[in-house]
RNA sequence: GGAGCAGACCAGACGAUCGCGGAAUUCUCUUCGAGAAUUUCGAGGAAAGUCCGAACACCGCAGGGCAGGGUGCUCCAUAACGUGGAGUCGCGGCAACGCGAAGGAAAGUGCAACAGAAAGCAGACCGCCUCGCACUUUGCGAGGUAAGGGUGAAACGGUGCGGUAAGAGCGCACCAGUUUUCCGGGCGACCGGAAAAGCUAUGUAAACCCCACCCGGUGCAAGACCAAAUAGGGAGGCGCUUGAGGAUGGCCCGUCCGAGCUUCCGGGUAGGUCGCAAGAAAUGGCGGAAAACCGUCAUUCCAAGAUGAAUGAUCGUCGCCUGAGACGGGGUAACCUAUCCCAGGAACAGAAUUCGGCUUAUGGGCUGCUUCGGCC
Numbered sequence: 001g002g003a004g005c006a007g008a009c010c011a012g013a014c015g016a017u018c019g020c021g022g023a024a025u026u027c028u029c030u031u032c033g034a035g036a037a038u039u040u041c042g043a044g045g046a047a048a049g050u051c052c053g054a055a056c057a058c059c060g061c062a063g064g065g066c067a068g069g070g071u072g073c074u075c076c077a078u079a080a081c082g083u084g085g086a087g088u089c090g091c092g093g094c095a096a097c098g099c100g101a102a103g104g105a106a107a108g109u110g111c112a113a114c115a116g117a118a119a120g121c122a123g124a125c126c127g128c129c130u131c132g133c134a135c136u137u138u139g140c141g142a143g144g145u146a147a148g149g150g151u152g153a154a155a156c157g158g159u160g161c162g163g164u165a166a167g168a169g170c171g172c173a174c175c176a177g178u179u180u181u182c183c184g185g186g187c188g189a190c191c192g193g194a195a196a197a198g199c200u201a202u203g204u205a206a207a208c209c210c211c212a213c214c215c216g217g218u219g220c221a222a223g224a225c226c227a228a229a230u231a232g233g234g235a236g237g238c239g240c241u242u243g244a245g246g247a248u249g250g251c252c253c254g255u256c257c258g259a260g261c262u263u264c265c266g267g268g269u270a271g272g273u274c275g276c277a278a279g280a281a282a283u284g285g286c287g288g289a290a291a292a293c294c295g296u297c298a299u300u301c302c303a304a305g306a307u308g309a310a311u312g313a314u315c316g317u318c319g320c321c322u323g324a325g326a327c328g329g330g331g332u333a334a335c336c337u338a339u340c341c342c343a344g345g346a347a348c349a350g351a352a353u354u355c356g357g358c359u360u361a362u363g364g365g366c367u368g369c370u371u372c373g374g375c376c
Base pairs, nucleotide, nucleotide: 001372002371003370004369005368006367007366009364010363012318013317014316015315016314017313018312020042021041022040023039024038025037026036027035028034029033044348048359049358051357052356053355054354055353056219057218058217059216068215069214070213071212072211073087074086075085076084077083088102089100090099091098092097103210104209108208109207110204111203112202125149126148127145128144129143130142131141132140133139134138157175158174159173160172161171162170176200178197179196180195181194182193183192184191185190223274224273225272226271233265234264235263236262237261238260245257246256247255248254279302281300282299283298284297285296286295287294288293320345321344322343323342325340326339328337329336330335
């Protein structure tokens, strides 16, 4: 210097002008309320996907079971989790390191394409061997054989010696694996070792299934409260030709119309308020733990809460990144690097009840580590 691995971090800063949403205070206007001024606050590391788990709310619910769904190595953490930490085993990578739907296939059932003779209580296509027949080579038939060839993702342990007609765990030695028992280590998954057995047991449970554990439903458009106008509902009072009430009118009389008029209660709608921002809070110290995390103390004007849904735009200075150039410094070298100047660039993305995670998108520099190459 190239390539890579892991971890934590930042997400431009300041100023000016204009603008938007919330809150407080003051003032003005005719009440409700509106307007103005001032001050102050105003997105993220993922606010995203809405994939998990909770809080909270309403509905449901005696208890137990079936069905259905989820999770699935171990121990720990947590309010909880399908999340996290530390491990075990397996796989990938030269390595740093990463990944794993990682229980059970000697409970049962099913399936295993194509190729191949044969694919699951194995199997004879070629080959090898024996016998019989024909016979010059050789051919045909009956049988034995899983050592060799060939097919396949997979062919029922591997190597060697013995053995045999040829062969075969048929026998033996060593090795691998399985099961059972025992010993040692570990909380445990598991690891190390010994003996015996049987000769060896295929794969698939992101197929049915078995085992263990967990699970009621709907989501802030949850839901709670206040509450018009009009039209329904309920109760009461007055009135129906002995005329309530209405129109005309300042009022009375008069004239006309006339079967309803009126009080209270209750539910719902429109609309409004709350839910809705101080809690599984943040930061720092100390203590415990290997870590996730826990305990404790201190500090905090910790202040977005919109709802046809605000959080923006322009300019200036500085900073950051990329490229070209100028001029220096360090080093034996490979190489590293300061300053100045010019041009260009600055990502992904926008709260909507709130938290804990996961996943995905994305710009930048930093630290540590691995590996390869160059130079001395």
This is a predicted structure of a 376-nucleotide RNA (Bacterial RNase P class A) from a Desulfobacterales bacterium. It matches the Rfam family "Bacterial RNase P class A". Its family is annotated with tRNA processing, dimeric ribonuclease P complex and ribonuclease P activity in the Gene Ontology. The prediction has a mean pLDDT of 78.